[in-house]
SAM riboswitch aptamer (S box leader) from Parapedobacter lycopersici, 114 nucleotides, folded computationally. Its Rfam family is "SAM riboswitch aptamer (S box leader)". Its family is annotated with regulation of gene expression in the Gene Ontology. Taxonomically the source falls in Parapedobacter (Bacteria, Sphingobacteriia, Sphingobacteriales, Sphingobacteriaceae). The coordinates come from a structure-prediction model, not an experiment, and the mean pLDDT is 84.
RNA sequence: GAUUUAUAAAGAAGUGGCGAGAGACUGGCUCCGUGACCCACUGGCAACCAUUCACAUCGCUGAAAAAGGUGCCAAUUCCUGUCCCGAUCAAUAUCGCUUGGGAGCAUAUAAAUU
Numbered sequence: 001g002a003u004u005u006a007u008a009a010a011g012a013a014g015u016g017g018c019g020a021g022a023g024a025c026u027g028g029c030u031c032c033g034u035g036a037c038c039c040a041c042u043g044g045c046a047a048c049c050a051u052u053c054a055c056a057u058c059g060c061u062g063a064a065a066a067a068g069g070u071g072c073c074a075a076u077u078c079c080u081g082u083c084c085c086g087a088u089c090a091a092u093a094u095c096g097c098u099u100g101g102g103a104g105c106a107u108a109u110a111a112a113u114u
Stems, first nucleotide, its partner, number of pairs: 001114008013042005021031003025081001027079002043073003048069002051064004077106001082103006089096001
């Protein structure tokens, strides 16, 4: 890097450094010299892997803890994108705007395989 599976409407700060963009991408809309983003330290959130216990019998499930491996600490993954179903308005030849729901795509994180 690729593939597969699971999760993504919850939660979580301060100081210092740097100095202009940032929120993956599209279109929006937000954040940002009252210093964002990013980096470091401290702090915290959470519970994927690992750990412990129980069931079970070698593979799942539940519970516990949070010292280990990650991760995360603006806004639902900020909204959106593709398809399907519905609703309001409009139209009556075609379609369309807005909106609700579902399934996907993409993205992020973890684990396994390669």